Model confidence (mean pLDDT): 84 of 100. The RNA shown here (small-subunit ribosomal RNA) has 1534 nucleotides and comes from a bacterium.
[in-house]
RNA sequence: UAUGGAGAGUUUGAUCCUGGCUCAGGACGAACGCUGGCGGCGUGCUUAACACAUGCAAGUCGGACGAUUUUUGUGGACGCGGAUCUUUCGGGAGAAGCGUUCAUGGAGAUAGUGGCGGACGGGUGAGUAACGCGUGAAGUACCUGCCCUGGGGAGGGGGAUACCGUCUGGAAACGGACGUUAAUACCCCGUAAGCCGGGAGGUGAAAGGCCCGUGAGGGCUGCCCUGGGAGGGUUUCGCGUCCUAUCAGCUGGUUGGUGGGGUAACGGCUCACCAAGGCGAAGACGGGUAGCCGGUCUGAGAGGAUGGACGGCCACACUGGAACUGAGACACGGUCCAGACUCCUACGGGAGGCAGCAGUGGGGAAUAUUGGGCAAUGGGCGGAAGCCUGACCCAGCGACGCCGCGUGAGGGAUGAAGGCCCUUGGGUUGUAAACCUCUGUUGUACGGGAAGAAGCGAGUGACGGUACCGUACGAGGAAGCCCCGGCAAACUACGUGCCAGCAGCCGCGGUAACACGUAGGGGGCGAGCGUUGUCCGGAAUUACUGGGCGUAAAGGGCACGCAGGCGGAUAUGUGUGUUUGUUGUGAAAUGCCAGGGCUCAACCCUGGAGUUGCGGCAGAAACUGCAUAUCUGGAGUACUGGAGAGGGAAGCGGAAUUCCCGGUGUAGCGGUGAAAUGCGUAGAUAUCGGGAGGAACACCAGUGGCGGAGGCGGCUUCCUGGCCAGUAACUGACGCUCAUGUGCGAAAGCUGGGGUAGCGAACCGGAUUAGAUACCCGGGUAGUCCCAGCUGUAAACGCUGAAUGCUAGGUGUGGGUGUCGUAGGGCAUCCGUGCCGGAGUUAACGCGCUAAGCAUUCCGCCUGGGGAGUACGGUCGCAAGAUUGAAACUCAAAGGAAUUGACGGGGGCCCGCACAAGCGGUGGAGCACGUGGUUUAAUUCGAUGCAAACCGAAGAACCUUACCUGGGUUUGACAUGUACGUGUUACUGAUCUGAGAGGAGAGGGACCCAUGCUUCGGUAUGGGAGCGUACACAGGUGCUGCAUGGCUGUCGUCAGCUCGUGUCGUGAGAUGUUGGGUUAAGUCCCGCAACGAGCGCAACCCCUGCAUCCAGUUGCCAUCGGGCGAGCCGGGCACUCUGGAGGGACUGCCGGCGACAAGCCGGAGGAAGGUGGGGAUGACGUCAAGUCAUCAUGGCCCUUAUGUCCAGGGCGACACACGUGCUACAAUGGCCGGCACAGCGGGAAGCGGAGGGGCGACCCUGAGCGGAUCCCUUGAAAGCCGGUCCCAGUUCGGAUUGCAGUCUGCAACUCGACUGCAUGAAGUUGGAAUCGCUAGUAAUCGCGGAUCAGCCAAGCCGCGGUGAAUACGUUCCCGGGCCUUGUACACACCGCCCGUCACACCACCCGAGUUGGGUGCACCCGAAGCCGGUGGCCGAACCCGCAAGGGGCGGAGCCGUCGAAGGUGUGCCUGGUAAGGGGGGUGAAGUCGUAACAAGGUAGCCGUACCGGAAGGUGCGGCUGGAUCACCUCCUUU
Repeated sequence: UAUGGAGAGUUUGAUCCUGGCUCAGGACGAACGCUGGCGGCGUGCUUAACACAUGCAAGUCGGACGAUUUUUGUGGACGCGGAUCUUUCGGGAGAAGCGUUCAUGGAGAUAGUGGCGGACGGGUGAGUAACGCGUGAAGUACCUGCCCUGGGGAGGGGGAUACCGUCUGGAAACGGACGUUAAUACCCCGUAAGCCGGGAGGUGAAAGGCCCGUGAGGGCUGCCCUGGGAGGGUUUCGCGUCCUAUCAGCUGGUUGGUGGGGUAACGGCUCACCAAGGCGAAGACGGGUAGCCGGUCUGAGAGGAUGGACGGCCACACUGGAACUGAGACACGGUCCAGACUCCUACGGGAGGCAGCAGUGGGGAAUAUUGGGCAAUGGGCGGAAGCCUGACCCAGCGACGCCGCGUGAGGGAUGAAGGCCCUUGGGUUGUAAACCUCUGUUGUACGGGAAGAAGCGAGUGACGGUACCGUACGAGGAAGCCCCGGCAAACUACGUGCCAGCAGCCGCGGUAACACGUAGGGGGCGAGCGUUGUCCGGAAUUACUGGGCGUAAAGGGCACGCAGGCGGAUAUGUGUGUUUGUUGUGAAAUGCCAGGGCUCAACCCUGGAGUUGCGGCAGAAACUGCAUAUCUGGAGUACUGGAGAGGGAAGCGGAAUUCCCGGUGUAGCGGUGAAAUGCGUAGAUAUCGGGAGGAACACCAGUGGCGGAGGCGGCUUCCUGGCCAGUAACUGACGCUCAUGUGCGAAAGCUGGGGUAGCGAACCGGAUUAGAUACCCGGGUAGUCCCAGCUGUAAACGCUGAAUGCUAGGUGUGGGUGUCGUAGGGCAUCCGUGCCGGAGUUAACGCGCUAAGCAUUCCGCCUGGGGAGUACGGUCGCAAGAUUGAAACUCAAAGGAAUUGACGGGGGCCCGCACAAGCGGUGGAGCACGUGGUUUAAUUCGAUGCAAACCGAAGAACCUUACCUGGGUUUGACAUGUACGUGUUACUGAUCUGAGAGGAGAGGGACCCAUGCUUCGGUAUGGGAGCGUACACAGGUGCUGCAUGGCUGUCGUCAGCUCGUGUCGUGAGAUGUUGGGUUAAGUCCCGCAACGAGCGCAACCCCUGCAUCCAGUUGCCAUCGGGCGAGCCGGGCACUCUGGAGGGACUGCCGGCGACAAGCCGGAGGAAGGUGGGGAUGACGUCAAGUCAUCAUGGCCCUUAUGUCCAGGGCGACACACGUGCUACAAUGGCCGGCACAGCGGGAAGCGGAGGGGCGACCCUGAGCGGAUCCCUUGAAAGCCGGUCCCAGUUCGGAUUGCAGUCUGCAACUCGACUGCAUGAAGUUGGAAUCGCUAGUAAUCGCGGAUCAGCCAAGCCGCGGUGAAUACGUUCCCGGGCCUUGUACACACCGCCCGUCACACCACCCGAGUUGGGUGCACCCGAAGCCGGUGGCCGAACCCGCAAGGGGCGGAGCCGUCGAAGGUGUGCCUGGUAAGGGGGGUGAAGUCGUAACAAGGUAGCCGUACCGGAAGGUGCGGCUGGAUCACCUCCUUU
């Protein structure tokens, strides 16, 4: 010295980036909602520059003037009067007073003349894009009343006129004629400086008033001329000052000159003439908008926005025009004219202008009192007193803003009551309250009471009895608003149930809402709090500070090139930019700093710095500019070589297709996924020969070459452009870039002419298909080709502008040069073209000397998505269209790259009864069972692709039972608690009633504990159990499996799923887990930035297969004995067996293969061989999978019912449909007879031997057995032997039905099983389709068990008997695993998504028109007024004249130029509205298709053309921003 910079939400499953939207901050002349105690200081029509009633806002001077008038003084005259005096008594004189009048004074008033001021002060912001404003200069082109200062002067004269009077017009406003008068009004003469002029000469002013004084004179004030000053004004210039180019050309007084006029003054300011200029891309002209500034708000700043109050300038004053007066005006409260409007009117004519202060109406979301005072400050007039002053000073109203204060302070736990929540324990409101002790700001009342007021004294205060001070009273009168899902600080309950509602963005609400509403609680701010609007900020989101353009928005299709911008080296000069010092200015206020004044603050005052700018002067010279001189490195020229599909023209060539002619030849050819249309017996296709014609140029050929891009490909010739290398002779910065401009510019397309072989939009057929305006096929026109001309666009792409310099390498390839080498080749270097890659860079992908790195220069372009490259306008085009290029409206995203998944009609590898190979079934029949549907009073409920459907149910006649009908019951069928009652108790219960449940109910009739009494029998009281009543509650198979626990299914017994640490990546994530082998396996081995580990796999467990050991009854019987016989007995435990233990198998051994591995193949041995067979065992997870009806459970619902009890019915219905089974259709069979062999299991309300009865089911009887003993269990059945049947609807098949029975059971009607006799249906092997099974398996045969009274079991779970076939193989179907690829999917392909059509709403475009506003041009009319002309009419001043009169001068009037408003015509710009037309956007479920995303099922897209309901299709050319496979080339690694 400097004080200064914060971010967040929202695109995704997640990530990084791009990018928009939104929020937090500050501000306001605000408004709105709710609320509102006090004070101070500010501030208050942002809209209708809309219209205004009423009052006030500019007057003053009598010391400029006459006049009028009031009052008063003095004097005179006259009249009245008559005190008093006098008298000759007739009378006379006569004061005061009063009246009239004249003169002269004083004081007051004021219409007029005259002067100064009404040009200031006050208001407003319409207009104005301008020298209007700001800033800095200039005026030798200027003006200036009053004020200050200096010099000089003020002599003489004249004529009018208002007022007033008379007459008179008019309703009024307002006049007219005549008469009269004054001045600081007006005029003349003289004089003066001065001015004009070369000179002569001309021209050339004035005013008094007041006071003092007898007077002379003096004082004050004014007057005229002139110099200077101050302050004010005016003019000119440099610089600065909004948007629009969809406004590109503008201009006739226009630009300049000469001259005249005009002005205070310069000037086309004006006019005449002459010349033809002037302005413009550094934006003229036009359109839109706007007063400008000091400042204000915001911002770190740079900036952005703004111009209310205060201050400066400008402009305006009902609208438009005009001048007059004046020092000053083209004049807010002046004049004239025109117009609109309002008012008055006697209808003839008049009056008016709040954008002054108040106020009114109106408009509007919205903005105040018809207040007080000139006390202060300031202004006008006046000599002054003073008058005037809605300027100003004050007060009033409004929380409109800023600032300050208060609504109390301390103590106070039983943590009161109440509220809310609750897991029922409690928590919270909460020291909060109550209560106690205080204080007195504010408030109320009373008392006191300012400053503001001055140069001296006196006087003077609207505010105001205000501020302030004192006393008293008394916690007494004074708190709300918003918010509580995230951003963003603050959470619960209830209500609601995608309703009502909320919402700034994201988003909440569909029954447990911290998001709606309410309550409690909490957070924030506080006399306010929120909302809305606007501005800046955040926004680096227009990027100067401070951004970008390969893929996010963005490089022009390419080149040439004017203007412009930028520019190599050396030297000198200059001093433009630049820079230093100094100086002027940058008004005040504001802001900042310091200090001071109101109790503080707001507010106010003083000082300082600052005011980033502009100007002057003096200096500096590096850089920049300029000038001059020079240089060769940039650039160019020359010469020598070189490569090339560079361009244009002409000619030539062969292959192939097609066509024509002829020959051979015969029935087909052609075409496709398969076909058909088509061609062909009139001879095709095929083949040979000949001919015609057009188009294109195989191989060479290559990320090879050339070109600026588009693009260029047979050969030859001619013409021609560019490039590279080398040499270093020449020029000497000649360069780079490039807005506008000019040229080139694929394909398609257009015009005219030609040509046409092939191909081929459109079109026509044939197929495909639900359709097929397509894909495929057969034809085929434009076109494709040539010439001439247009068009000017493409994914015109490297999605990468041009130029220059710099910055590691490696490796190909094209062209040249040098050098070494005999050569192949090497080295060096330049130009081009690829790949990989370092640093660096990038959001990442990637780029990486051919940059997307590091820098410089210039150009183009971008600023959310959609609307839209659209509309309108312009330009171009024959057209198609191109180019330039918006807005309304709408969305909260749209995007890029990468990640993990999922998916693919992508790829690779590999599994599985997945296919194939086999065997047997299902689908057809009958029956059974389950389900759908239908029916029903009810047919209870659930399960619904695989993974519901012989499933829950391993047992529905009642029960079960949840359903229906009917009948009962209400503390309940069941649990706990409380209170009361209860000996007429509990309990029992004849009898009656009823379908039963139940109801009624005589009679009988207790028990336990404690205490008191007792005659010891009992009794009284209290309690318990029980019962009753009442209340809490019970109860619910009522709802929610989408609130849940638990359990289960499924992928799947598939081989997977993860973690720690490390490493890589900005990150999501990756790595590990990928790779090479191998396995049933993420099994193992090897390799590897990974190393390990967990859950899974395997093993451990069970059954089974072998042998051993132990044990030996109920099992067994080899040996011994007994016995008619039977392991029946003795005996024995060898065997079988039983059930316990340990053993056995591990790729252990051999050979081969493999990598010396893992392992694989074969072999030996073995009961068993490579997990021996089977089981149990189910990873992380998926399906909101299933179950609230097993159970449990949150919430909700029912409570004389949705609980509970009972009877009957139903769950068993039956036109149908599906699933699972059984039995069959027969001879590998049926039937009959005989004979043989199991295993697992079960048994006491049981199994039930033997015996007896019955054809039989079964019955009678009841031995034995709670079981290796007895029974079920007979001799299981199939089987074997024998017989019969003889291919048939049968001696097959057994449904159905009839009759008669058996058994169980309270009860077989609905609705049981079984038996006998009789009946004897369909069915003769099953369409499309579909299921199971790989060995003791399938198939086939029977047996047992659970549930169970019985049984609808043909089901399920087990058991054994007999016992096959086949597997080449992995192309295909299905499911799965791993790797990889694409993706617009992530609710994850059952995904996403496009267009037409239909409906609704919205904004927009076009539109026959219609209607406003603005504006240009031409013409007509032409007010007022200035100017010019005229002026016969009028006129006092001057001149002549005695006068009359004349002259001069002036004027009215008239004429003319200009000229506002108005009119006519015709253009242009811009709004409103409109029949109808057009597309667009949005909308919950609409219709048609399926275009795109995967190879999206025909790769997509771009341009263009044609076609089609629509997406779209097709042709031509182009692009990769196409998947996949193979090949080629290149690169990397070994």
Rfam family: Bacterial small subunit ribosomal RNA.